[in-house]
RNA sequence: GCCUCCGUAGCUCAUCAGGAUAGAGCAGCGGCCUUCUAAUCCGCAGGUAGCAGGUUCGAGUCCUGCCGGGGGCA
Numbered sequence: 001g002c003c004u005c006c007g008u009a010g011c012u013c014a015u016c017a018g019g020a021u022a023g024a025g026c027a028g029c030g031g032c033c034u035u036c037u038a039a040u041c042c043g044c045a046g047g048u049a050g051c052a053g054g055u056u057c058g059a060g061u062c063c064u065g066c067c068g069g070g071g072g073c074a
Stems, first nucleotide, its partner, number of pairs: 001073007010026004019057001028044004050066005
């Protein structure tokens, strides 16, 4: 340099023929329980979906460029 895959919550991931308020588990916070802690159970909060454009009535999803990471070739 070229090819390819990936980037969504603090972490690991889902959402896969474009659609309505973007979800789960763990972690965090509060409650319940307990002598206390842990565990269980209930609830809460947490996301400009890497960045910038484009297409579309509508984009996490499609297209382009860039940034970052993994793999392969040279």
Predicted 3D model of a 74-nucleotide RNA (transfer RNA) from Williamsia faeni. It matches the Rfam family "tRNA". It is annotated as a transfer RNA. Rfam links the family to the GO term triplet codon-amino acid adaptor activity. The organism belongs to Williamsia, within Bacteria. The RNAcentral record of the sequence draws on ENA. Model confidence (mean pLDDT): 80 of 100.